[in-house]
Molecule: Bacterial large signal recognition particle RNA
Organism: Candidatus Aminicenantes bacterium
RNA sequence: CCGUGCUAGACGGGGAGCCAGCGGUGCCCUGUAACCCACAACCCGCUACAGUGGGGUCGAUGCCCCUGCCGAGGCCGGGCCUUGUCCGAAAGCGUGUUCGUUUGCGGCGUCGAAAGCCGGGGCCCCGGGCAAAGCGUCACCUGCCAAUCCCGCCAGGACCGGAAGGGAGCAACGGUAACAGGAGGGCGUCUUGUGCGCGGGCCGCUUCGGCUGAGCUUGCGGCGGGCAUGGCGCGGGUAGGGAACGGUCGAAGCGGGGCGCACGG
Numbered sequence: 001c002c003g004u005g006c007u008a009g010a011c012g013g014g015g016a017g018c019c020a021g022c023g024g025u026g027c028c029c030u031g032u033a034a035c036c037c038a039c040a041a042c043c044c045g046c047u048a049c050a051g052u053g054g055g056g057u058c059g060a061u062g063c064c065c066c067u068g069c070c071g072a073g074g075c076c077g078g079g080c081c082u083u084g085u086c087c088g089a090a091a092g093c094g095u096g097u098u099c100g101u102u103u104g105c106g107g108c109g110u111c112g113a114a115a116g117c118c119g120g121g122g123c124c125c126c127g128g129g130c131a132a133a134g135c136g137u138c139a140c141c142u143g144c145c146a147a148u149c150c151c152g153c154c155a156g157g158a159c160c161g162g163a164a165g166g167g168a169g170c171a172a173c174g175g176u177a178a179c180a181g182g183a184g185g186g187c188g189u190c191u192u193g194u195g196c197g198c199g200g201g202c203c204g205c206u207u208c209g210g211c212u213g214a215g216c217u218u219g220c221g222g223c224g225g226g227c228a229u230g231g232c233g234c235g236g237g238u239a240g241g242g243a244a245c246g247g248u249c250g251a252a253g254c255g256g257g258g259c260g261c262a263c264g265g
Stems, first nucleotide, its partner, number of pairs: 001265006009058003012030004020047005035055005064258006073249005080242009092232002094229009104220002106217003116211008124201004129196003132192003135188004140182004150175003159166002
């Protein structure tokens, strides 16, 4: 150096999580030449030699062991940016409202502003008057049919009487209380969503005219003050997203180093 047979070892690793810790199942990353079966999350197996048990393959090397670089990805930290949501805050901005102010704009005004005064009207209250309507009452007119049970007068007829005569009495006729109707005259401590006019009150609002004679006006702005409002901005809490920074672990990849025994040639 070659060959054969073995052994160690390997047949994925890592992150977060779980855990006293380690590893696994599940998740994620990486990656493959990346064995099989059983177990496992209100877990499974172990204890620093830290998955266990069974089976299989490769086998001292591209694959095993140690180490450096690079580095996917995960995790941690304090800030930053951003989206939503809750709370606070009326000191900033904005918005609304109100008051004041204004040599801004607009409107009204010498075809007469504001205010005041004078006179008149209206609205409100009280008291009379006249009228109207209604109601009542008095007087008037008409009717009162039928009727024994209203009156007068009572033909006929009936009754009493010897007679003279007498008395009652229906209809017709005349009248009438009450009642009904009419006309619309008189009257009324009557009534009134009525009209006209008078006096007084109120002295407020409004309107017209006159006197006076130049302002008036929040309709829109400006400025200032008050109040309200959480829209913007601000502070705090909370849920999510993002880009960096620092730390930590770190797959794959690249580099360096290391690696046994027996027999035969």